[in-house]
Context: one part of a larger RNA
RNA sequence: GGUAGGGAGUUUAUUUCUGUGGCGAGACUAAGCCGUUAAGCGGUGGAGUCAAAGCGAAAGCGACAAGUUCGCAACUGCUUCGUGCAGCUAGGAACGCCGUGUGAAAGCGCGGGAAGUCACCGGAAUAAAACCCGAAUCUGGUCGAUCUAGUCCUUGGUAGGCUGAAGCCCCGAGAAAUCGGGGUGGAGGGCCGUUAGGGGUUCUGGUAUUCAAUCCGUUCCCGAGACCAGGGAUUAGGGGUGAAAAGCCAAUCGAGAUCAGGGAUAGCUGGUUCCCCCUGAAAUGAGCCUCAGCUCAGCCUCGUCGGAGAUUGAUUACAGAGUACAGCACUGAUUGGGAAUCCAAGUUUCGAAAGAGACAGAUUUCCUGUCAAACUCGGAAACUGUAAUCGUCGUAGAAGACGGGAGUGAGGUUACCGGGGUAAGCUCGGUAUCCGAGACCGGAACAACGGAGACCAAGGUUAAGGUCCCUAAAUGUUAGCUAAGUGGCAAAGGAUGUCUCAGUUCUUAAACAGCGGGGAGGUUGGCUCAGAAGCAGCCACCCUUUAAACAGUGCGUAAUAGCUGACCCGUCUAGAAUUGGGGCGCCCAAAAUGGAAGGGACUAAGUUAACUACCGAUACCUUGGAUUUUGGAAUUUGUUCCAAAGUGGUAAGGGGGUGUUCCCUUAGGGCAGAAGCUCCUUCGUGAGAAGAAGUGGACCUUUGGGAAGUAAGAAUCCUACC
Numbered sequence: 001g002g003u004a005g006g007g008a009g010u011u012u013a014u015u016u017c018u019g020u021g022g023c024g025a026g027a028c029u030a031a032g033c034c035g036u037u038a039a040g041c042g043g044u045g046g047a048g049u050c051a052a053a054g055c056g057a058a059a060g061c062g063a064c065a066a067g068u069u070c071g072c073a074a075c076u077g078c079u080u081c082g083u084g085c086a087g088c089u090a091g092g093a094a095c096g097c098c099g100u101g102u103g104a105a106a107g108c109g110c111g112g113g114a115a116g117u118c119a120c121c122g123g124a125a126u127a128a129a130a131c132c133c134g135a136a137u138c139u140g141g142u143c144g145a146u147c148u149a150g151u152c153c154u155u156g157g158u159a160g161g162c163u164g165a166a167g168c169c170c171c172g173a174g175a176a177a178u179c180g181g182g183g184u185g186g187a188g189g190g191c192c193g194u195u196a197g198g199g200g201u202u203c204u205g206g207u208a209u210u211c212a213a214u215c216c217g218u219u220c221c222c223g224a225g226a227c228c229a230g231g232g233a234u235u236a237g238g239g240g241u242g243a244a245a246a247g248c249c250a251a252u253c254g255a256g257a258u259c260a261g262g263g264a265u266a267g268c269u270g271g272u273u274c275c276c277c278c279u280g281a282a283a284u285g286a287g288c289c290u291c292a293g294c295u296c297a298g299c300c301u302c303g304u305c306g307g308a309g310a311u312u313g314a315u316u317a318c319a320g321a322g323u324a325c326a327g328c329a330c331u332g333a334u335u336g337g338g339a340a341u342c343c344a345a346g347u348u349u350c351g352a353a354a355g356a357g358a359c360a361g362a363u364u365u366c367c368u369g370u371c372a373a374a375c376u377c378g379g380a381a382a383c384u385g386u387a388a389u390c391g392u393c394g395u396a397g398a399a400g401a402c403g404g405g406a407g408u409g410a411g412g413u414u415a416c417c418g419g420g421g422u423a424a425g426c427u428c429g430g431u432a433u434c435c436g437a438g439a440c441c442g443g444a445a446c447a448a449c450g451g452a453g454a455c456c457a458a459g460g461u462u463a464a465g466g467u468c469c470c471u472a473a474a475u476g477u478u479a480g481c482u483a484a485g486u487g488g489c490a491a492a493g494g495a496u497g498u499c500u501c502a503g504u505u506c507u508u509a510a511a512c513a514g515c516g517g518g519g520a521g522g523u524u525g526g527c528u529c530a531g532a533a534g535c536a537g538c539c540a541c542c543c544u545u546u547a548a549a550c551a552g553u554g555c556g557u558a559a560u561a562g563c564u565g566a567c568c569c570g571u572c573u574a575g576a577a578u579u580g581g582g583g584c585g586c587c588c589a590a591a592a593u594g595g596a597a598g599g600g601a602c603u604a605a606g607u608u609a610a611c612u613a614c615c616g617a618u619a620c621c622u623u624g625g626a627u628u629u630u631g632g633a634a635u636u637u638g639u640u641c642c643a644a645a646g647u648g649g650u651a652a653g654g655g656g657g658u659g660u661u662c663c664c665u666u667a668g669g670g671c672a673g674a675a676g677c678u679c680c681u682u683c684g685u686g687a688g689a690a691g692a693a694g695u696g697g698a699c700c701u702u703u704g705g706g707a708a709g710u711a712a713g714a715a716u717c718c719u720a721c722c
Stems, first nucleotide, its partner, number of pairs: 001722006011128007019120005026050003032044005054061002064096001067095004075087004097112006131271002134268001138261006149235009158225001160192003163188001167184007197222003203217001205216002237253001239249003274657006284297005298408002300405006309393003313390008325378001326376002331372003336367007346359005411435002414432007440451003455625007465615003468600003474612001476611006487602001493587002497584010514571005520544003525539003550565001554563002626647009658711001660708005667701003676695003680691004
């Protein structure tokens, strides 16, 4: 890993609700006893429980079997057959009235015009292990010191070498104390040491389902001691022991192991077994030692009552309010200027000072330019309320009310409007939408973007989006634009890209560009300066000859010179220059594996405007079928037919079925072949059912009921086998 088998809402009690049945102002027995063939059944048993009256803390007091009105269904009558009208109206509703508590009263609270009770199936609640598996814990008893820690008793073990303490002897010195020298001696938690033995430093080596639940190799430490070891004792779990690491106490230690309480508890994780049909959520508000939870409300579902209106849409009218925008009339912010007044403090001028003037400043006012969530002289669209009309839903039962059962209470996307934030696939709100719980088609792929809400089968038509190939359908039509592979990311900013629109200026009296010629004289203007001559710098910038020519535009020289420009003429010839707007392009433009318009490729197969055809969904249409709800008709009461509206779905509610084991009952099958197994056929929407063949070799099924240890793919599920 596979296969098989096992594997999770149960049982009891009490309460409550639906359904079914019995009896009914009553209903029922419990234990016990008697009888009987077992489970059990039949009697008996009225103790007791619930109901029949409530209100009040209590003392206590104590209610409408109807007084009035409306009125649904049913029924009756009429009927022009419109299921229309009328009557009567159980139930229902509105008044009125009554009981009681309180209160001075008014009033307010609770109750009142008779339905319960017992049994059974089912839903739920509560208590219990309470759907199943899952802790780490806590407490009590017991067993452990053959491992290891300490201690005690006893026993054993420990090459070789080195060093050379005290003491002692001898010699020398000294008055002595004592000192020096030479020997001797053999101390030391002394030294070296793979002696034995003990340890376990490094390679952070090897190994890594290992030789091994701590090993192997290398290297290293101790090695006469607080040394190592055998045997025997002893200390026990909040306890021991500890040269102290919370170490060790039998591969277990921040409190051993084992048994018990014990199925501890788990608001947490995982799992929870057949089918079909109907409906179908929530991720919000409030509270909580509350934020992974719970309770109430909201939203879902089922049933009952009810009996005529409901309204999420459109339009109109009236009303509301102060958003967007706008504005500056208020509040505040804010640009420049004018005028007037004031001038204490600041700066400054005058004055010996008093003081005066100016600037700046303040106030008022005028003109001008701006801004605001907590400004508004204004003020939409939307929105809200009321009314009317229309629409939609509703007697095929709406509104509303009551009761049973839930789940949810982590939400998210997109668009728009906001708060926070530099921003975010960010966060906190609002409105709508979709995903959640939604398939299908498109978007290359892609929960929430576009189309569209999937009962089944068949055929057709479209939507979004597409129509060169991959790939279904146009290499479609007309007129433009783009040259950037723009298309197929991006801004401020920049540019004789190109197309187009509008304007201005010059122009056959010749523009613009090119080419040729002229570009002079006073004069080297004056000053300055070594020099300053158009051209370092300062000042001025005149006059003359002219077609025109600057007291000079740039280069250049030490200064001159030289080149050139302005300006003028000629030549040439028809447009030239410039401003603004629009379309499509260009630059700006850097990201991490190699690489993307989905790819190929495309100059249209890009793009703008328009047109036609086609393709393309589970959408729409047609035909047939299934099923649900409701109505109608028929009916042998089983059901059948017709019509209308439906039939996506997680959590969840409701309905109807299939299958397994056993029991009762009924009817059957089987050695002339049961169950089981393999495989095939048929039937059923499905769970499943029936049949044939083979295998197998002894039991099995049907009808109607009943009872459950009743359905397996998942739980790191359990067990067995492979």

Source information: Large-subunit ribosomal RNA, domain II from a Candidatus Aenigmatarchaeota archaeon, 722 nucleotides, folded computationally. The RNAcentral record of the full RNA draws on ENA. Taxonomically the source falls in Candidatus Aenigmatarchaeota (Archaea, Nanobdellati). It matches the Rfam family "Archaeal large subunit ribosomal RNA". Its family is annotated with ribosome and structural constituent of ribosome in the Gene Ontology.